Predicted 3D model of a 74-nucleotide RNA (transfer RNA) from an uncultured Bacilli bacterium. The coordinates come from a structure-prediction model, not an experiment, and the mean pLDDT is 80. It matches the Rfam family "tRNA". By type it is a transfer RNA.

RNA sequence: GAGUGAUUAGCUCAGUUGGUAAGAGCGUUACGUUGACAUCGUAAAGGUCGUAGGUUCGAGUCCUAUAUCACUCA
Numbered sequence: 001g002a003g004u005g006a007u008u009a010g011c012u013c014a015g016u017u018g019g020u021a022a023g024a025g026c027g028u029u030a031c032g033u034u035g036a037c038a039u040c041g042u043a044a045a046g047g048u049c050g051u052a053g054g055u056u057c058g059a060g061u062c063c064u065a066u067a068u069c070a071c072u073c074a
Base pairs, nucleotide, nucleotide: 001073002072003071004070005069006068007067010026011025012024013023019057028044029043030042031041032040050066051065052064053063054062
């Protein structure tokens, strides 16, 4: 220098052919249960889907550029 893949909640990840309120597990907080802790149950908070543009009635999903990380080639 060229190419491929990844980037979504604090962490690990899902998200089907673009379609109408963006999810799971773990974690955090509150409440219940306990003498207390743990376990268990219920509920809540937490996201501009890496960033910036574009296409579209509509984008996490398609297109372009760019950033970081990993791998391959030179």